SAM riboswitch aptamer (S box leader) from Oceanobacillus kimchii, 101 nucleotides, folded computationally. The source organism's lineage runs through Bacteria, Bacillota, Bacilli, Bacillaceae and Oceanobacillus. The model forms 90% of the base pairs in the Rfam consensus.
[in-house]
RNA sequence: CUUAUCAAGAGAGACGGAGGGAUUGGCCCGAUGAAGUCUCAGCAACCAGCCUUAUAAGGUAUGGUGCUAAUUCCAAUAGGCUUAUAUGCCUUAAAGAUAAG
Numbered sequence: 001c002u003u004a005u006c007a008a009g010a011g012a013g014a015c016g017g018a019g020g021g022a023u024u025g026g027c028c029c030g031a032u033g034a035a036g037u038c039u040c041a042g043c044a045a046c047c048a049g050c051c052u053u054a055u056a057a058g059g060u061a062u063g064g065u066g067c068u069a070a071u072u073c074c075a076a077u078a079g080g081c082u083u084a085u086a087u088g089c090c091u092u093a094a095a096g097a098u099a100a101g
Base pairs, nucleotide, nucleotide: 001101002100003099004098005097006096011040012039013038014037015036019029020028021027023076024075025074026073041068042067043066046064047063048062049060050059051058052057072095078091079090080089081088
């Protein structure tokens, strides 16, 4: 850079000590212990492997990643619906995350 996905799923312990949820705004999490590191466990099924089958599809969970508060926590750009023009709802852009190339 390209493509695909992002409404589901899955946490304990040890060390550690004040931050964390990408950014901005909001709203949250955190001394009943944040980030980070390690151990074990789990979730998922993107890639490889294996099995079934007809290339496609399905299954499995051995390996490579990933993930285990809140929809990517919500919004962000453009547009539509409703309305008391406030709230709410829908589609979408950008940004981000992960995988494969």